[in-house]
This is a predicted structure of a 347-nucleotide part of an RNA (small-subunit ribosomal RNA, central domain) from Dyadobacter luteus. It was read from a public genome assembly. The source organism's lineage runs through Bacteria, Pseudomonadati, Bacteroidota, Cytophagia and Dyadobacter. Its mean pLDDT, the model's own confidence on a scale to 100, is 87.
Context: one part of a larger RNA
RNA sequence: UUGGGUUUAAAGGGUGCGUAGGUGGCUUUAUAAGUCAGUGGUGAAAUACAGCCGCUCAACGGUUGAGGUGCCAUUGAUACUGUAGAGCUUGAAAUAAUUGGAGGCUGCCGGAAUGGAUGGUGUAGCGGUGAAAUGCAUAGAUAUCAUCCAGAACACCGAUUGCGAAGGCAGGUGGCUACGAUUUAUUUGACACUGAGGCACGAAAGCAUGGGGAGCAAACAGGAUUAGAUACCCUGGUAGUCCAUGCCGUAAACGAUGAGGACUCGCUGUUUGGCUGUCACGGCUGAGCGGCUUAGGGAAACCGUUAAGUCCUCCACCUGGGGAGUACGCCGGCAACGGUGAAACUC
Repeated sequence: UUGGGUUUAAAGGGUGCGUAGGUGGCUUUAUAAGUCAGUGGUGAAAUACAGCCGCUCAACGGUUGAGGUGCCAUUGAUACUGUAGAGCUUGAAAUAAUUGGAGGCUGCCGGAAUGGAUGGUGUAGCGGUGAAAUGCAUAGAUAUCAUCCAGAACACCGAUUGCGAAGGCAGGUGGCUACGAUUUAUUUGACACUGAGGCACGAAAGCAUGGGGAGCAAACAGGAUUAGAUACCCUGGUAGUCCAUGCCGUAAACGAUGAGGACUCGCUGUUUGGCUGUCACGGCUGAGCGGCUUAGGGAAACCGUUAAGUCCUCCACCUGGGGAGUACGCCGGCAACGGUGAAACUC
């Protein structure tokens, strides 16, 4: 390389939009580029193959023939692919109606808790642990009541619930905005799928500038534990956590399962639409989210109409372990670092 693979053995890109490219519904006309058939030419010789022949045989040699992927020209065929034209509606999209939700951005508001301030009551402890101590407290703590301030997070509802492409999203309410689903009708008429590069989004931590800072809490300090204890436990505590703006671009970014389409038994729960009606714990039919399971698949665990089954299209990725996601180079970044990504050597 061919082949084979990618839930867990190596292997699905973190996610989307989309360029080139690849692939692409039904009918019909033309064309004849691909495709198929015929004919002609070319396809040197030597070699190889077949027949015959010559060296005593053979190797070797001579001669005749056949064959030859392919290429060129020409004449035809037109199912399929392509190209050009015409049409269609089932794929896709649009409009209208109904409907759904923690989808996003932004403003305003709320109560509980926590911490603090002031004042009142009140007196000797509080706190913490396995037990203690550090710590706080007669300069009046802890506890309790009243008033005020601050920041952050939203108990119950709450759920194999819902929404979002993923990351993710949860107090209430207003504004702006995006999206999905269903139903029938209308419209466009293949406008589609995928998507190398590219662009955008992307938890936490981290970075820059300016705010903010209650609680929590890396680092750090102290007290314990211990042989030691740079830990686990305790008392404190700074970055940070929060906001605005700009970077970073990574995660067990997981369903460890790429996207789209078609097909293949059933049972059951639930969310949200539509239809039906003998109102029953009903029936039918979409779109989701779960559980079990048939065929089938799988090394097994398990998957099983939300496939890991049966097939098609496109992309990404894998090829023994270590060295190593390292070195070097290049690109990006303020930096931290990220992307790309070897080899020697060794088993």